[in-house]
Context: one part of a larger RNA
RNA sequence: UUGGGUUUAAAGGGAGCGUAGGCGGGAGGUCAAGUCAGCUGUGAAAUGUAUCUGCUUAACGGGUACACUGCAGUUGAAACUGGUUUUCUUGAGUGCGUAAGAGGCAGGCGGAAUUCGUUGUGUAGCGGUGAAAUGCUUAGAUAUGACGAGGAACUCCUAUUGCGAAGGCAGCUUGCUGGGUCGUUACUGACGCUGAUGCUCGAAGGUGCGGGGAUCAAACAGGAUUAGAUACCCUGGUAGUCCACGCCGUAAACGAUGAGUACUAGCUGUCGGAGGUUACCCCCCUCGGUGGCGCAGCUAACGCAUUAAGUACUCCGCCUGGGGAGUACGCUCGCAAGAGUGAAACUC
Numbered sequence: 001u002u003g004g005g006u007u008u009a010a011a012g013g014g015a016g017c018g019u020a021g022g023c024g025g026g027a028g029g030u031c032a033a034g035u036c037a038g039c040u041g042u043g044a045a046a047u048g049u050a051u052c053u054g055c056u057u058a059a060c061g062g063g064u065a066c067a068c069u070g071c072a073g074u075u076g077a078a079a080c081u082g083g084u085u086u087u088c089u090u091g092a093g094u095g096c097g098u099a100a101g102a103g104g105c106a107g108g109c110g111g112a113a114u115u116c117g118u119u120g121u122g123u124a125g126c127g128g129u130g131a132a133a134u135g136c137u138u139a140g141a142u143a144u145g146a147c148g149a150g151g152a153a154c155u156c157c158u159a160u161u162g163c164g165a166a167g168g169c170a171g172c173u174u175g176c177u178g179g180g181u182c183g184u185u186a187c188u189g190a191c192g193c194u195g196a197u198g199c200u201c202g203a204a205g206g207u208g209c210g211g212g213g214a215u216c217a218a219a220c221a222g223g224a225u226u227a228g229a230u231a232c233c234c235u236g237g238u239a240g241u242c243c244a245c246g247c248c249g250u251a252a253a254c255g256a257u258g259a260g261u262a263c264u265a266g267c268u269g270u271c272g273g274a275g276g277u278u279a280c281c282c283c284c285c286u287c288g289g290u291g292g293c294g295c296a297g298c299u300a301a302c303g304c305a306u307u308a309a310g311u312a313c314u315c316c317g318c319c320u321g322g323g324g325a326g327u328a329c330g331c332u333c334g335c336a337a338g339a340g341u342g343a344a345a346c347u348c
């Protein structure tokens, strides 16, 4: 490489958009590139196969035939693939109507709590732990009342709930704005799927610059514990945590499960919509999501099971014994930290 794989054994790219490419719905006409058939030419010799034959036989040699599965030309066929043209509506999209949602961005507002400040009441402790101590406190703490400041986060509602491509999103409200669902079948008429390179987004943390700084809290300091304790526990505490504008581009970025389409028993809960029935509820049916269980089938087993890990097809990423190693070197990116790409010797 082929093959076989990719939830958990090695292996699904963190996610989307999309270029090239690959693949692609029904009907009719046409072309004949792929495809198929006939004919012609060529396909050196040796070699190969079959047979005859010469050396006493064989090896070896000679004759004849075939093969050389190919290529080119030419004449045809038209089912399939392809090109082109006409057409269709079920794939895809648009319009109209409908309701849901923590989807995104920007602004405004709200109450509780923590901390701090001022002040009132009040007096000897408070705090903390397994037990303590460090710490705070007669310069009046802790507790409690009033007022004020400031920052951050939004209790209950709240859930196998909802929305989003993923990361993620939760007080209330206003503005702007993205996407999807359902119904209708009015419009376009295959406009589709996937997607190397590329571009964009991307938790936490880190980083640059300027703000902000209540809480919590790496580092650090002290107190404990201990044989020691560079920890776990306690008292403090700086970056950071927050905002604006950039950068970094990684996670157990997980459903450890790529995307799309079709098909393959059911039962049950729930979210959003439509229809039927009905006085309403209930109930029935249907579309889209989200859960539980379970048949066939699959699986090494665990388990999966119409939200597949079943049955098939299309396209992409990736894997190929363990360690060395996600290391070295080179290159690209980055302010840096580092990220991406990514070996070998050696060893078992």
Stems, first nucleotide, its partner, number of pairs: 003320004008301001012316001014201004021194003025088007033081002035077008048066007091191001092188003095184003103177007110154001115149007125136002162169002205248004210243002216240001220236004258315006266293008275284002297304002321348003330341004